[in-house]
């Protein structure tokens, strides 16, 4: 620091996902040790049991028992236990410590201040003529009586105090009054002072005997310690108040009656509506009141570069709470966790009358939950309470236990060791790998184990001694302080640590290995099982599933899940955007607010600098130190960006004052304009009405029809009515803020612009709310209604046609008034200001020059267009009218869908509008550009593509192939063109792969091993054959040491293996088809572009051609095209003449033969044609057109030759081959059958339908081939197929071999025929082991359909079509097929509109599996979430009323009462208590609202879901843009 994922690829936008760190975690697998930490995040759910707050006898009274001892009359008594235990009065503590986070959005918290508005027990330091003087009456305990099950009481009697009460005293204190000083915020505060009033106290312990009394001593007294009272101050703690700061929702916009303030009173420690009475009517709020939701706050913690974001466990500070709600009491402090009262819920006890309880203390239990520990030890340390102290108490705390929950440390060994062992895995079978890993050898000894030693944490206190000090009548051993010695006390724990012993012994797992992301193979599985964080894997060769081997990463852990931050600049302050990706409000006016020109002065709020205080500790950071290190921890420092106070600066911002004119505005003068409103006027046209002329149609369409018309239409002429709109001018011309505005005239009216001066003096810009305007459609009321025209009707179209087209036609369109408030309200571009090259139009006004003038030219301002530089932009594009460079203000955006929807609110008559979510779902949705493909887009061009022609197919019969069907099997493949006379250049057996049957198992075939035998030949039995059984003959070659061995072959045996036309052509090679013999397909370098890519290859010409020329940011090159090759057409004084030829010489029946090689021919070598020449056109080009010559002319004809690629095209059955499968069978052998079937359908052919013909006879002329397992002549036989026989020929020699159509002559005469030949009967021939299934041919006889073929469709452009025959391959035999050969030999092409295919350019695109594409909506089915909904049911909150516990306060207090007062007493008074009563008041009740959940018959839409239905809406002009 980034990466993956939208596309065929690209750039951008944008979301999703990953890599990092963290955790009080949980879960899975695994687990050696130690240290330090941490451990109910859920039910503030309920709790058994134990413990968690007591202590003081030096405040007080009272006071056991057991046990022991003594005595005893045996009943007991006494002593001790013991002034102990337990309890009571009283004091202090219990408000700390510990827990939890429910509530709380608040002065609760944080931070900084205030308190002149306050309190403070204990502690410390002071003061109180030396404070502590004098009295009194009770109540517990206890005794007795008594109630109750219990818990608990009741009555009566006795008693003490540091308990209670009264009096005295009063330095301070409080109050009142007076006057003084200081300060002051002018309210008051502090100090000193006079008078008056009020108002305190408690003793205990120890010691001493100088004075007084009793008299070894004690008391008063004195001394000391401590306590008590009043008061001042300090420290620490707290209360209250204020500034500022920190959550979400505006779909919560208005809230408030003690409310806001005042006066007075009450209340409090204290201010205050805190409370009350009265008065006033205020107070808060868009800088978010009120309401709702959520939440303890902070130091900090996690993350991050930071800014931030998230969080608030442990530790620390504050707050709140203690079963729920309410309340007070006591007290210095509480409205009190382990106190009280009441109400409620719950639990427990009960004798049913009544009682008891509160773990959110420590353990522990249940429950909940994914989940969180021991009912441990100790007060040794630290800290706390009480106490004079010893000490007691302390689940605070210190320790231990449990848990890998976290962090840190450490071990599981080290060295050597290659036969690279065995074994596993892989393998191309060679080997590789686990792997120096192991074993083996040599060592070490951490941890654990055993044994031994063994800490620190402990210092106080206490004791003893000494020294010092204070006061004192003396004195002290007392008290205070200090020093020295001594000094009990350890939970942890025999722990840490150290030593010794033995021995590598006891100690490694987890996840991952397709990309991101480090790490690869085999097997299994076969869209199954499964994986998955995202992209995505799995449908028979899975590096992605499962296992294994190997590897990678971490390691006593490793993974997963969850959560947070990060990456995410994906909420953007740092640090984003808004023309087209999400995003500028339809437009304006303007409030608050934000921002704001120049100069001077002043101020000091912002700002800047310094100082001071604070910013707790811990944490983070730095340095040093302590545990062996580290984690952990000690000390010091730094930091803490903040707040407050204060001193200063004055540039900038702000405030105030004064001024200026460049912004803005006003006045004056001009011209332009469909700017707005109102009134009036005009002509053209449509329609209707009347009348005339006139006659059969008109109208409408792609074509029609509905419709109108003989009752007179359309057409035409005249007249009239009415409504609406304003042709030409008219223009990227004008005006307006936008919507929008178009005949003419008048009236009213807004704004902009230009010019020149004067004036005002910042008056400005923007603008949340608000207000106004706002096309069309729509709504209301009333008019109007010619044309047009939703709805509707009819006619067409169509599979349908609720559409497009046509004929009609109502709302509406028009007017007035009022609503609506939306549009692709668009420049998809908010407003303002300033700045930043130009060029060229145009509108308005002005200036200059010039002119008679209009123009023209130069120039200024304001508008409105086009092009373009820099710059910007993802690109397209924008570019002084910015989308450039900046500033100011507003609006808006944050993935797609759900959805601009639901709910709520506001507006509206309604339609609806504005505001505006969530659940759920997807991994994309998008923008721009690129390359293709495609288009019922365009342009150019080609092809037997159409057209023009000729002949066919489709109809018939037959042949052949295919489908289908049949079958035991009808083997398999080929499937639009590009399968179908195709693989098959030839299925009777064989072939043959199929079926039935019979056999066979190292096999029909290959290699190796062992044994035997040469090989080979013959015969017999059985069988359909294969085969099985048996018999006989017969020995070769090479070497030899003569024993034997070897090669080939045969037989037998064993196992490795053979074999497979079994599967996969979608695992493959090779070969082939096809687009297409179409003219294309690419590369290097350069250039352009962010890039995909482009350029080149486009353009202008030309060509059969990317053929060539010209131009050009391209220049070259390659594969294709062409040429080179073969063949054919012409020539050669060339070469060569046999089997060929024969001019000439002989000869013959005959080139038959001898000469001969000129010719033909053969087959070799050459020549020839190149747009070379001429003319024209064309750009002086390429080229084209015409011509000459020539056998041939513009690639002469034909062939071979097939670019990059496409179709997962075809072939595993030619061959080869990976993988899979079979192995007494899916192999092999054999016999027979089948591939030849036959209601049917299709393809390709043959033969025909006849006279351009059939038939008979005669006569000519080819080419190219083949032949020894062959072709076979002549001759003979047969009607013939053929047979007999065999000359010749291994071929320019012989043979096949007759060419046929043609030509000549005869016949047939339009008929299902003398056409046609199917079918069938009979008889034969040939091949072959064998023609039954199932061959070909011959002869005789038979003589079917068929009289030229529907829709449709094929071939062919010249030696072609058509027609005629010939040969060959395969082959024993079998061709109408295939391949080749020659003979005869046409017609037509105007042309490129259309059909099909193709090429180039361009355009659109939502396609890229590429139009056989993509894709929309209803319906049907399943599932999911959600809205509405009569109702049902919770939660929460408000209002009204009822009722009202405890309790404070008030009233009252006739009952009751010790202290004080009066009184001899009785009694009375003061004061108090109970019951009573009033205000307030919790829970509760009734009624009625709000808010928010759950649920619900039914219902609405939405989403999702491999192969459902209907159509075809959108994307190409998507077929109606």
């Nucleotide at each position: 620091a980034g990466a993956g994922u939208u596309u065929g690829a690209u750039c951008c936008u944008g979301g999703c996902u990953c890599a990092g760190a963290a955790c009080g975690a949980a879960c899975g697998c695994u687990g050696g040790c130690g240290g330090c930490g941490u451990g109910c995040u859920u039910a503030a759910c309920a709790c058994a049991u134990g413990c968690a707050a007591g202590u003081c006898g030096a405040a007080c009274g009272a006071g056991a028992a057991a046990g022991c001892g003594a005595c005893u009359u045996c009943g007991g008594u006494c002593g001790u236990g013991a002034g102990u235990a337990a309890a009571g009065u009283g004091g202090c503590g219990c408000a700390c410590g510990g827990g939890u986070g429910a509530g709380u959005a608040a002065c609760a918290c944080g931070u900084g201040g205030g308190u002149a508005a306050c309190c403070u027990a204990u502690c410390u330091c002071g003061g109180g003529c030396u404070g502590u003087g004098g009295g009194g009456g009770a109540c517990a305990a206890c005794g007795c009586u008594u109630c109750g099950a219990a818990a608990g009481g009741a009555g009566u009697g006795c008693u003490a105090a540091u308990a209670c009460c009264c009096c005295a005293u009063g330095u301070g204190c409080u109050c009142a009054a007076g006057a003084c000083c200081a300060c002051u915020a002018c309210g008051g505060u502090g100090g000193a002072u006079u008078u008056g009033a009020g108002g305190a106290a408690a003793g205990a312990c120890g010691g001493c005997c100088u004075c007084u009394c009793c008299a070894u001593g004690g008391a008063a007294g004195c001394c000391g310690u401590u306590g008590c009272c009043c008061u001042g101050a300090g420290a620490g703690g707290g209360g209250c108040c204020c500034g500022c700061g920190g959550c979400c929702c505006a779909u919560c916009a208005g809230c408030u009656u003690g409310u806001u303030g005042g006066u007075g009173a009450g209340g409090u420690a204290a201010u205050g509506g805190c409370u009350c009475a009265c008065c006033a009517a205020g107070g808060c709020u868009a800088a978010g009141a009120c309401g709702g939701g959520u939440a303890g706050c902070u130091g900090g913690u996690u993350u991050g570069a930071g800014a931030g974001a998230a969080u608030g466990a442990u530790c620390a500070g504050c707050c709140a709470c203690a079963c729920u709600g309410g309340g007070a009491c006591u007290g210095a402090g509480a409205c009190a966790c382990g106190g009280c009262c009441c109400a409620g819920a719950c639990u427990c006890c009960u004798a049913c009358g009544g009682g008891a309880g509160g773990c959110a203390g420590c353990a522990g239990u249940g429950a909940g939950g994914a989940a969180u520990a021991u009912u441990g030890c100790g007060c040794a340390a630290u800290g706390g309470g009480c106490g004079a102290a010893a000490g007691c108490c302390u689940g605070a705390c210190g320790c231990a236990g449990c848990a890998a929950c976290g962090c840190c440390g450490u071990g599981u060994g080290a060295g050597u060791g290659a036969u690279g062992a065995a074994g596993g895995c892989c393998c191309u079978c060679g080997g590789g790998u686990c792997g120096u890993a192991a074993a083996g050898c040599u060592c070490u000894g951490u941890c654990a184990g055993u044994g031994g030693g063994g800490a620190a944490g402990a210092a106080c206190a206490g004791g003893u001694a000494c020294c010092g000090g204070a006061a004192g009548a003396c004195a002290a051993c007392g008290c205070c302080g200090g020093u020295a010695c001594u000094g009990a006390c350890g939970a942890c724990g025999g722990u840490a640590c150290c030593c010794a012993c033995a021995g590598a012994g006891g100690a490694a797992g987890c996840a991952c290995c397709g990309g991101c992301u480090a790490a690869c193979u085999c097997c299994g599985u076969g869209c199954c099982a499964g994986c998955a964080g995202c992209c995505g894997c799995g449908g028979u060769a899975a590096g992605a599933c499962g296992g294994a081997g190997g590897g990678u990463g971490c390691a006593a852990g490793c993974g997963u899940u969850g959560u947070u931050c990060g990456g995410a600049a994906u909420u953007a302050u740092u640090g984003g955007g808004c023309g087209u990706a999400a995003a500028g409000a339809g437009c304006g006016u303007g409030u608050a607010g934000g921002c704001g020109g120049c100069u001077g002065g002043u101020u000091a709020a912002g700002u800047c600098a310094g100082a001071u205080g604070u910013g707790a500790a811990a944490u983070c950071c730095c340095u040093c130190g302590g545990c062996u290190c580290a984690a952990c921890u000690g000390a010091g420092g730094a930091a803490g960006u903040g707040c407050a106070u204060u001193u200063g600066a004055a540039a900038c911002u702000g405030g105030c004052c004064a001024g200026c004119u460049a912004g803005a505005g006003u006045a004056c003068g001009g011209g332009a304009g469909a700017g707005g409103g109102g009134a009036g006027u005009g002509g053209a046209a449509u329609u209707c009405c009347c009348a005339g002329u006139g006659u059969a149609g008109a109208g409408g369409u792609g074509a029609a029809a509905u419709u109108c018309g003989u009752a007179g239409a359309u057409a035409u002429u005249g007249g009239g009515a009415g409504g609406a709109a304003c042709a030409c001018c008219g223009g990227u011309g004008g005006c307006g803020a936008a919507g929008g505005c178009g005949a003419c005239u008048c009236c009213c009216u807004g704004g902009a612009c230009c010019g020149a001066u004067a004036c005002u003096g910042a008056c400005g810009c923007u603008g949340a709310g608000a207000c106004g305007c706002g096309a069309a459609a729509g709504c209301g009321u009333g008019g109007g209604g010619a044309g047009c025209a939703a709805a509707c009707a009819g006619g067409a179209u169509u599979a349908g046609a609720u559409a497009c087209c046509c004929u009609g036609g109502u709302a509406g369109u028009c007017c007035a008034c009022g609503c609506c408030g939306u549009a692709a309200a668009c420049g998809a571009u908010g407003g303002g200001u300033a700045c930043u090259a130009g060029a060229u139009g145009u509108u308005g006004c002005g200036g200059g020059u010039a002119u008679u003038g209009a123009c023209c030219c130069c120039u200024g301002c304001a508008g409105u267009g086009u092009c373009g530089a820099a710059g910007c932009u993802a690109a397209c594009g924008c570019a002084u009218u910015a989308a450039g460079u900046a500033c100011c203000c507003c609006g808006c955006c944050u993935g797609g869908g759900g959805a601009g929807u639901a709910c709520g609110g506001c507006c509206g008559c309604a339609a609806g509008g504005c505001u505006a979510a969530a659940a759920c779902u997807c991994a994309a949705a998008g923008g721009a550009a690129u390359u293709g493909g495609c288009g019922g887009g365009g342009g150019c061009c080609c092809g037997c593509a159409c057209a023009a022609g000729c002949g066919g197919u489709g109809g018939a019969g037959c042949a052949u192939g295919u489908g289908g069907u049949u079958u035991a099997a009808u083997u398999c493949g080929a499937a639009g063109c590009a399968a179908c006379g195709c693989g098959c250049a030839g299925a009777a057996c064989c072939u043959u792969a199929c079926c039935c049957a019979g056999g066979u198992u190292u096999g029909a075939c290959a290699u190796c091993u062992c044994g035997g035998g040469a090989a080979u030949c013959c015969c017999c039995u059985u069988g359909a054959a294969a085969g099985a059984g048996g018999g006989g003959a017969g020995u070769g070659c090479c070497c030899u040491u003569c024993g034997g061995g070897g090669a080939a072959c045969c037989c037998g045996a064993u196992g490795a293996c053979a074999g497979g036309u079994a599967c996969u052509g979608c695992a493959u090679g090779g070969c082939u088809g096809u687009c297409g013999u179409c003219a294309g397909c690419u590369c290097g370098u350069g250039u352009c572009g962010u890039g995909a890519g482009a350029u080149g290859u486009u353009g202008g010409g030309u060509u059969a051609a990317g053929u060539c020329c010209c131009g050009c940011a391209a220049c070259g090159a390659g594969c294709g095209c062409a040429a080179c090759c073969c063949u054919u057409a012409c020539c050669u004084a060339c070469u060569a003449g046999u089997u060929g030829c024969u001019a000439c010489c002989a000869u013959u029946a005959a080139g038959u033969u001898g000469g001969g090689c000129a010719c033909u021919c053969u087959a070799g070598a050459g020549g020839g044609a190149c747009u070379g020449c001429c003319g024209g056109u064309g750009c002086u080009a390429a080229a084209c057109c015409g011509g000459a010559g020539g056998a041939a002319g513009g690639u002469g004809g034909g062939g071979a030759u097939g670019a990059c690629g496409u179709c997962a095209a075809g072939u595993c059955c030619u061959c080869a081959u990976g993988g899979u499968c079979c192995u007494u069978a899916u192999g092999c052998c054999u016999g027979g059958g089948g591939c030849u079937a036959c209601a049917c359908a299709c393809g390709u052919g043959c033969u025909a339908c006849a006279a351009u013909g059939g038939u008979c006879g005669g006569u000519a002329c080819a080419a190219a081939g083949g032949g020894u397992c062959g072709c076979a002549a002549g001759u003979c036989c047969g009607c013939g197929a053929g047979g007999a026989g065999g000359a010749g020929c291994c071929a320019a020699u012989c043979c096949c071999a007759a060419a046929a159509a043609a030509c000549c002559g005869g016949u047939c005469u339009c008929a299902g025929u003398a056409c046609g030949g199917a079918u069938a009967g009979g008889a034969g021939u040939c091949u072959g082991c064998a023609a039954c299934u199932c061959g070909a041919c011959u002869c005789c006889u038979u003589g079917a359909a068929g009289c030229c073929g529907g829709a449709a469709u094929c071939g062919c452009u010249a030696g072609u079509a058509a027609u005629c025959g010939u040969g060959g391959a395969u082959c024993a035999g079998c061709a109408u097929g295939c391949c080749a050969c020659g003979g005869u030999g046409a017609a037509u092409a105007c042309g490129u509109u259309c059909c099909c295919g193709g090429g180039c350019c361009u355009u659109g695109u939502a396609c890229a599996c590429a139009c056989c594409g993509c894709c929309c909506g209803u319906c049907a089915c399943a599932c999911c979430a959600u809205g509405g909904a009569a109702g049902c049911u919770g939660a929460u909150u408000g209002g009204a009323c009822c009722a009202g516990a405890a309790g404070u306060c008030g009233c009252g207090g006739a009952g009751c009462c010790a202290a004080c007062c009066c009184g001899c007493a009785a009694g009375g008074g003061a004061g108090g208590c109970a019951g009573g009563u009033g205000c307030c008041g919790a829970a509760g009740g009734u009624c009625u609202g709000g808010u928010u959940g759950g649920u619900a018959a039914c219902u609405g839409g939405g989403g999702u879901g491999a192969a459902g239905u209907c159509g075809u809406a959108a994307c190409a002009a998507g077929g109606u843009a």

Description
Predicted 3D model of a 1521-nucleotide RNA (small-subunit ribosomal RNA) from a metagenome. Rfam family: Bacterial small subunit ribosomal RNA. Its mean pLDDT, the model's own confidence on a scale to 100, is 85.